[in-house]
Context: one part of a larger RNA
Molecule: large-subunit ribosomal RNA, domain I
Organism: uncultured Dehalococcoidia bacterium
RNA sequence: GGCGCAGGGUGGAUGCCUUGGCGCUAGCAGCCGAAGACGGGCGUGGCAAGACUGCGAUAAGCUCCGGGGAGCUGUCGAGCGAGCUUAGCCGGAGAUUCCCGAAUGGGGCAACCCGCCCAGGCUAAACCUGGGCACUCGCCGCAAGCGAGAGGGUACCAGGGGAACUGAAACAUCUAAGUACCCUGAGGAAAAGAAAUCGACAGAGAUUCCCUAAGUAGUGGCGAACGAAAGGGGAACAGCCUAAACCGCAACAGCUCAGUGGCCUCGGGGCCUAUGCUGUUGCGGGGUUACAAGGCCUGGCUGAAGGGCCCGAGCACCUUCAAAGGAGUUACAAAACCGAACCCUAGCCGAAGAUGCCUGGAACGGCUAACCAUAGAGGGUGACAGUCCCGUAGGCGAAAGGGCUAGGCUCCUGCCAGUGACCUUGAGUACCAUGGGACACGUGGAAUCCCGUGGGAAGUAGGGGGGACCACCUUCCAAGGCUAAAUACUGCUAGCGACCGAUAGUGAACCAGUACCGUGAGGGAAAGGUGAAAAGCACCCCGAGAGGGGAGUGAAAUAGAACCUGAAACCCUGUGCCU
Numbered sequence: 001g002g003c004g005c006a007g008g009g010u011g012g013a014u015g016c017c018u019u020g021g022c023g024c025u026a027g028c029a030g031c032c033g034a035a036g037a038c039g040g041g042c043g044u045g046g047c048a049a050g051a052c053u054g055c056g057a058u059a060a061g062c063u064c065c066g067g068g069g070a071g072c073u074g075u076c077g078a079g080c081g082a083g084c085u086u087a088g089c090c091g092g093a094g095a096u097u098c099c100c101g102a103a104u105g106g107g108g109c110a111a112c113c114c115g116c117c118c119a120g121g122c123u124a125a126a127c128c129u130g131g132g133c134a135c136u137c138g139c140c141g142c143a144a145g146c147g148a149g150a151g152g153g154u155a156c157c158a159g160g161g162g163a164a165c166u167g168a169a170a171c172a173u174c175u176a177a178g179u180a181c182c183c184u185g186a187g188g189a190a191a192a193g194a195a196a197u198c199g200a201c202a203g204a205g206a207u208u209c210c211c212u213a214a215g216u217a218g219u220g221g222c223g224a225a226c227g228a229a230a231g232g233g234g235a236a237c238a239g240c241c242u243a244a245a246c247c248g249c250a251a252c253a254g255c256u257c258a259g260u261g262g263c264c265u266c267g268g269g270g271c272c273u274a275u276g277c278u279g280u281u282g283c284g285g286g287g288u289u290a291c292a293a294g295g296c297c298u299g300g301c302u303g304a305a306g307g308g309c310c311c312g313a314g315c316a317c318c319u320u321c322a323a324a325g326g327a328g329u330u331a332c333a334a335a336a337c338c339g340a341a342c343c344c345u346a347g348c349c350g351a352a353g354a355u356g357c358c359u360g361g362a363a364c365g366g367c368u369a370a371c372c373a374u375a376g377a378g379g380g381u382g383a384c385a386g387u388c389c390c391g392u393a394g395g396c397g398a399a400a401g402g403g404c405u406a407g408g409c410u411c412c413u414g415c416c417a418g419u420g421a422c423c424u425u426g427a428g429u430a431c432c433a434u435g436g437g438a439c440a441c442g443u444g445g446a447a448u449c450c451c452g453u454g455g456g457a458a459g460u461a462g463g464g465g466g467g468a469c470c471a472c473c474u475u476c477c478a479a480g481g482c483u484a485a486a487u488a489c490u491g492c493u494a495g496c497g498a499c500c501g502a503u504a505g506u507g508a509a510c511c512a513g514u515a516c517c518g519u520g521a522g523g524g525a526a527a528g529g530u531g532a533a534a535a536g537c538a539c540c541c542c543g544a545g546a547g548g549g550g551a552g553u554g555a556a557a558u559a560g561a562a563c564c565u566g567a568a569a570c571c572c573u574g575u576g577c578c579u
Base pairs, nucleotide, nucleotide: 001578002577003576004575005574006573007572008571009570015564016529017528020500021499022497023496024495025494026493027492028491029490030489031152032151039100040099041098042056043055044054046080047079050076051075052074062094063093064092065091066090067089071084072083073082105114106113107112115133116132117131118130119129120128121127135149136148137147138146139145156187157185158184159183160182161181167174171221197204198203208235209234210233211232212231218226219225239482240481241480242426246285247284248283249282250281251280252279253278254277255276258273261272262271263270264314265313266312267311268310269309290460292425293424294423295422296420297418298417299416300415301414303321304320305319306318307317308315324413325412326411327410328409337408338407342403343402344401345400347396348395349394354368356367357366358365370387371386372376378390379389380388431455432454433453434452435451436450437449438448441467462477463476464475465474466473516523517522536563539550540549541548542547
């Protein structure tokens, strides 16, 4: 020095564990903010230096109401001291809530600096306390006053913009992809939505979402690739309001001395220079559709009262009331308030084993003989517990706040038929040309939808669609608007998992978006386990200490905190053999 054996050190693999993650299901909830949010800074404890949590100069808290019933003064983190105990704790409602921050009196290098006005203390000043003082928009304008806005929000949603890597085995059309990303806006959902829709000669009947049709029909340097719809089956269902015609009222402007016109109609009378006519605007009524509908006009039917210049007669012309019927607070009109039951936000009751034996440190194990079960889900307890504890099955429960709902309450109501190519039915619109975009559809035979530019209709004997275009046929009615649910996402509660088990699972099981890195945008860790219980080694010895040897605790100390198990590399000690 090598090989072997034995014993150690180092190291932290492996096994076991789980407080943390991941995914799914069901139910419920979903915006916050000038009444100052989100997010922060700084404070705040009897001993309190640091950190977490809570709170805000009333500062680990204050008040009220309810629950609960013996301890409490949060955690790392023990103790002392002093207290509380109809407390602490849990739930609901309030009060307080420094400074920064949209930050809003002015400024500013956020958490700081400097004001002005009014009132009060305490009086002239100073000082203190309280309140007010930003900007934009709206209410015709100005002033005052009032109201609104501003900022934040993981993901989800709509709109405005909008890549490249990549794929095509290169690359340019194409793809990736209307993705990522940026901006704007809204909400608890958003968007869409009541056919100028589809379809095919049969019909369906708003929108949204899922399954299918179907990787089909198609598109495509017909390459790569992209990729429907009808129809069928489900989820959920809900329909409405206007513009216009016409009528009335009001205002303004213009016209008209009449044989016209008007004052509800008829007869008679009376009146009007606006009480008429035309135009514009506003408000109310009316009206809303396609086998067209509505208006105007005519006729019929149906309670009461009043009015409509006078008299008589009439009249659904108007108003009110009654009856009957219907509807409603998410659209279709809308407000305040009360609101049983039920649900949520705390909780409560809840059956049944033994000081029998054995092993053991410990019984939840084995043996013995029992019991409960609408409860043998699960967790804990010194090993594996239906009957020890928490629970579980099954029942019960709210002063306050929230949700939801019947109702009170509120609102609406003429109907039918007929007639006339008399009126109305959304115009710089539809459509065309050209240039683009969206449609699964890349310009193609390219319909359909949207936009820029230039042209530019019909108007019911009308107009759009049915994939160039034309005819026939058929279907629908654009150029105004609203609309719940089924859907998406997040959180909470409950449950589940042929999901992970500390190099895994979230980046984060542990004081993690921390330490640390970077001027910054940004990047971004490592790090779990004594034991059943600290019983965490009194005392003695060596040592300056660290550390160790005894003693003691414990089932175990090679479980001693650098603490479960403790692999390998690597480093030693002893010994056998070889050299």